[in-house]
Molecule: c-di-GMP-I riboswitch aptamer
Organism: Anaerosolibacter carboniphilus
């Protein structure tokens, strides 16, 4: 140092829900609150999902496809990080 994660230790993060606020919408942001989390920190590179404003079809006032939108607490990668028991 690295792989690994312990009935360790210091610390951290916050799910559902509420309440306001953006936003077409998925879904964000703050407060409040903990369902959990050894990377639940950071990046929309891969793939999955999830939404259709806009487009574009259609058997037209509705239907369908379509990401440039969104999700990192779905996966995988990538970069950085605390600790030191087996």
């Nucleotide at each position: 140092u690295g792989u690994c994660g312990a009935u360790a230790a210091u610390a951290g993060c916050a799910a559902a829900c509420c309440u306001a606020u953006u936003g077409a919408a998925a879904a964000g942001u703050a407060g409040g609150g903990a369902c959990g989390c050894a990377a639940a920190a950071u990046c929309a590179u891969g793939g999955g999902u999830c939404u259709a404003a806009g487009g574009a079809a259609u058997u037209u006032u509705a239907u369908u496809c379509u990401a440039u939108g969104a999700u990192u607490g779905c996966c995988a990668g990538a970069u950085u990080g605390c600790c030191g028991a087996a």